[in-house]
Context: one part of a larger RNA
Molecule: small-subunit ribosomal RNA, 5' domain
Organism: uncultured bacterium
RNA sequence: AACGAACGUUUGUGGCGUGGAUUAGGCAUGCAAGUCGCGCGAAUCCCCCGCGAGGGGGGGAAGCGGCGUAAGGGGCAGUAAGGCGUGGGUACCUACCCCGGGGUCGGGAAUAGCCCGUCGAGAGACGGGGUAAUGUCCGACGACGUCUCCCUGACGGGAAGACCAAAGCUCCGGCGCCCCGGGAGGGGCCCACGUGGUAUUAGCUAGUCGGUGGGGUGACGGCCCACCGAGGCGGGGAUGCCUAGCGGGUGUGAGAGCACGACCCGCGCCACUGGCACUGAGACACUGGCCAGACGCCUACGGGCGGCUGCAGUCGAGGAUCUUCGGCAAUGGGGGCAACCCUGACCGAGCGACGCCGCGUGCGCGACGAAGGCCUUCGGGUUGUAAAGCGCUGUCGGGGGGGAGGAAAGCCCGAAAGGGUGUGACCCAUCCCCGGAGGAAGCUCGGGCUAAGUUCGUGCCAGCAGCCGCGGUAAGACGAACCGAGCGAACGUUGUUC
Repeated sequence: AACGAACGUUUGUGGCGUGGAUUAGGCAUGCAAGUCGCGCGAAUCCCCCGCGAGGGGGGGAAGCGGCGUAAGGGGCAGUAAGGCGUGGGUACCUACCCCGGGGUCGGGAAUAGCCCGUCGAGAGACGGGGUAAUGUCCGACGACGUCUCCCUGACGGGAAGACCAAAGCUCCGGCGCCCCGGGAGGGGCCCACGUGGUAUUAGCUAGUCGGUGGGGUGACGGCCCACCGAGGCGGGGAUGCCUAGCGGGUGUGAGAGCACGACCCGCGCCACUGGCACUGAGACACUGGCCAGACGCCUACGGGCGGCUGCAGUCGAGGAUCUUCGGCAAUGGGGGCAACCCUGACCGAGCGACGCCGCGUGCGCGACGAAGGCCUUCGGGUUGUAAAGCGCUGUCGGGGGGGAGGAAAGCCCGAAAGGGUGUGACCCAUCCCCGGAGGAAGCUCGGGCUAAGUUCGUGCCAGCAGCCGCGGUAAGACGAACCGAGCGAACGUUGUUC
């Protein structure tokens, strides 16, 4: 000097930050991912007409389907290299978005919801019937696309054959669908170099290292497999063990360096523990699935349900770390043509002097100097212009009022120019009024280092202490008082780093 601090005493106010570092211990409750009726059929309800059968209109659960749920949010357990950082490479992929080219023909079978029934305490399961689609299947056309073949060192070029697509909706403005090429952004994989301690760890290795052929993948590869060879790594530290997420950066320091990696940003990894795949453009998937385990809950004992390292909150452990708040107004995200819906992302508010910074707690005059306190050589000195008193001001806080901006997009009209409409959770600049010095100062220290000393008490006791050291009867070092010194809404102590 610094801190995600803690502890003690004290505490007026604002702004901006910041706050579970320990048990990656367990979790009650609520919320944190939905949306689309301009993809689809509809249970059921309501209204109108009708004697009725039925017809017309409106709303619409649940469900099918699409997109999203792989982002955003949290944590740092693991990881010393399957990571990260820097610089390269390519055998590869990429939903939504942008640009360019082309296309969108015909037909079929199902299945949820629904109806009927069965079992079950429930969760739920099963059987029969029947229905729709931008769900699904088949066929057709089909190339600049893919595969095979030839030429070329490669890029690339050439011929023939084979193969593959589609979906509609509409408020008529559009929104979509399929194929191909390119782009942007994103990703996969590979290489080089760098990346903690320990040699009181010196040898390690059988898919091990390489080859041939295959499998697999979006793609290279011993990734996997069969066969063949016997290799590969290591003192420039292999292997083992310990520790650790990495970087941008942060702290300190003149620098070199040393220590660290909280908040914010990038990357990685994890999601009760271990394993696994499915779906998908993308996952081996935090709030999806399956299996096993530990733990917890329900049960009619047959069987089921659960996963806060999301936001709050709770218990525990701990020296120690917050509200079960408001809002989608802004920014951003998902869905939707849109209106809009969702969004504990986010924006705000709350709590904590945890940090940094700002402001205030008044200003002027006022005695050869009140009272009181302390000291005293008893003369006096000091506290001290300090107080009182007189005059004044009105910051902050309190009460009341006004109020800019954070808000232009969107939507409607219009050919356009433009016009209209319209939204603030929260903050509150700035201004005005009321009032009256009123509500606002402490903490540590005073032997030397080190700035600031006297008296009394105590008597190696009680105690102090960072080091030197103080205390055994006059203690500037203990305790108190007065006085003083330093800093000041703080001041000290402890811990840690330089």